About this RNA:
c-di-GMP-I riboswitch aptamer from a Gemmatimonadaceae bacterium, 90 nucleotides, folded computationally. Model confidence (mean pLDDT): 85 of 100. The sequence was found by an Rfam model in a public genome assembly.

RNA sequence: UAGUGACAAGGGCAAACCCGUCGAAAGGCGGCGACGCAAAGCCACGAAGCUACCGCAUCCUCCGGAUGCCAUGCUGGUCGGGUUGUCGCG
Numbered sequence: 001u002a003g004u005g006a007c008a009a010g011g012g013c014a015a016a017c018c019c020g021u022c023g024a025a026a027g028g029c030g031g032c033g034a035c036g037c038a039a040a041g042c043c044a045c046g047a048a049g050c051u052a053c054c055g056c057a058u059c060c061u062c063c064g065g066a067u068g069c070c071a072u073g074c075u076g077g078u079c080g081g082g083u084u085g086u087c088g089c090g
Base pairs, nucleotide, nucleotide: 003089004088005087012037013036018031019030020029021028022027035077041083042082043081045080046079047078048075049074050073055069056068057067058066059065060064
């Protein structure tokens, strides 16, 4: 340096639920709490999934409502990729 990850060590992160808060929502943040994780550290470039405020179309009982489509939004604990890092093993 690359590969690899246990019948080691020191540790790290923190799912769901619940509470508060931001948001139209998905979801984010904080607290509690641990389902799990060898990158479950960081990054939305590609894919995939989620939501549909706004916008468009159609319909209706038409000051409004319903349905469908739509990402510029979200998910890194969906995958790929990029990048940084601890210890050990051969």